[in-house]
RNA sequence: AGCGGUGUAGAGCAGUUUGGUAGCUCGUCAGGCUCAUGACCUGAAGGUCGUAGGUUCAAAUCCUACCGCCGCCA
Numbered sequence: 001a002g003c004g005g006u007g008u009a010g011a012g013c014a015g016u017u018u019g020g021u022a023g024c025u026c027g028u029c030a031g032g033c034u035c036a037u038g039a040c041c042u043g044a045a046g047g048u049c050g051u052a053g054g055u056u057c058a059a060a061u062c063c064u065a066c067c068g069c070c071g072c073c074a
Stems, first nucleotide, its partner, number of pairs: 002072006010026004020057001028044005050066005
């Protein structure tokens, strides 16, 4: 080179089947509770969905190329 898998918030992941509001847990921040910490409760911030292009009224999702990582084959 070839084949397969994978890339989504700080971390781990779901969502792709069937295109239609970008979500879950942990973490972070603020408030509540407590003598205080932890636990618990409430709220908030944080995303060019790997990159570029195409299809579509509409793309994380479909198509094409490329990049990173993991594996298989020799």

The prediction has a mean pLDDT of 83. Predicted 3D model of a 74-nucleotide RNA (transfer RNA) from Schizocladia ischiensis.